[in-house]
RNA sequence: GAAAGGCGAUUGUCGCGGGCGGAAGCGAUUCCGCGUGAGGAAAGUCGGGACAGCGCAGAGCACCAUACUUCCUAACGGGAAGGCGUCGGAGACGACGACAGCUAGUGCCACAGAAAAUUACCGCCCGAAAGGGUAAGGGUGAAAACGCGAGGUAAGAGCUCACGCCAUGGCAUGGUGACAUGCUCUGGAGGUAAACCUUAUGGGCUGCAAAACCAAAUAUACCGGCGGUUGAGGGCUGCUCGUCCGAGCCGGGUGGGUAGGUUGCUGAAGCCUGAUGGUGACGUCAGGAUUAGAGAAAUGACAAUCAAAUACAGAAUCCCGCUUAUGCCUUUCUUUU
Numbered sequence: 001g002a003a004a005g006g007c008g009a010u011u012g013u014c015g016c017g018g019g020c021g022g023a024a025g026c027g028a029u030u031c032c033g034c035g036u037g038a039g040g041a042a043a044g045u046c047g048g049g050a051c052a053g054c055g056c057a058g059a060g061c062a063c064c065a066u067a068c069u070u071c072c073u074a075a076c077g078g079g080a081a082g083g084c085g086u087c088g089g090a091g092a093c094g095a096c097g098a099c100a101g102c103u104a105g106u107g108c109c110a111c112a113g114a115a116a117a118u119u120a121c122c123g124c125c126c127g128a129a130a131g132g133g134u135a136a137g138g139g140u141g142a143a144a145a146c147g148c149g150a151g152g153u154a155a156g157a158g159c160u161c162a163c164g165c166c167a168u169g170g171c172a173u174g175g176u177g178a179c180a181u182g183c184u185c186u187g188g189a190g191g192u193a194a195a196c197c198u199u200a201u202g203g204g205c206u207g208c209a210a211a212a213c214c215a216a217a218u219a220u221a222c223c224g225g226c227g228g229u230u231g232a233g234g235g236c237u238g239c240u241c242g243u244c245c246g247a248g249c250c251g252g253g254u255g256g257g258u259a260g261g262u263u264g265c266u267g268a269a270g271c272c273u274g275a276u277g278g279u280g281a282c283g284u285c286a287g288g289a290u291u292a293g294a295g296a297a298a299u300g301a302c303a304a305u306c307a308a309a310u311a312c313a314g315a316a317u318c319c320c321g322c323u324u325a326u327g328c329c330u331u332u333c334u335u336u337u
Stems, first nucleotide, its partner, number of pairs: 001333007008306007016037002019034006039312001043323002046321005051207004063203005068082005083099001084097005100198002105196002107192003121138002123134004146164002149161003165188003169184006211263004222252005233245004271288007
């Protein structure tokens, strides 16, 4: 440095949340006993799914995301094995990649420089001049028209040719493929898509405070009864009388649904062990273990022994990933001394 694994155990005392049993109580609840009660990341809430509700003829545009290949997976922007490129290293090897297209179109390219794309400042050439030709040389710049040599020319220039470099296409061979190697045609007027854009593929929206069921109190459709001065009912009151107010009062009860309760809720595309297929991610088969599930939210504190118990950190529907934080211990391998 790499990989894999593990992080307290036992006992005692006190305390908290669920569950089960028992006792007390009309009940709310309380008490007793037993058993159980956070993580590798429970975190960030970043990606993907399960599940749930709503939406949805079909097609297109817009918007968003993704962008080498093959494979894995329920799925993914994740993973595995590869290809290509860049970087680091003496090397073995390792790390990273915004790895489709600038030959579809448009835009942009600071400063410097004549000029940042149909460019001429100096220089060179033609010309009397005006003007024209020239990307060879100078200078500027991150970048200036493929490199070098020969031919050629007024001077020059891939203008032509040899060798080389690069790009697209074609063919052959190898590979599932990305691609590689070789041959060949054509062509070399810069860069930039983390610029608009183009191409291809994918994407409905919202999240368990989703959602479903049950359902007090209060008000209420409707029904029944009593009553409207021959006065129901109410206030004052322990009751009777008295006095005051007085048009409603009593009972049943529908639908929606608040408080509250129940479900969703944890046994999972999950985990462990072994065999087997595969380079691998992973698949298949067999066996095994499984008691957090709350609802403003419990999972704690102290003492003793074990050398020591300390980092990051606390479940809230679940699962698969990614990322970030993190101290110590054990085993194996590697490198150096």
Molecule: Bacterial RNase P class A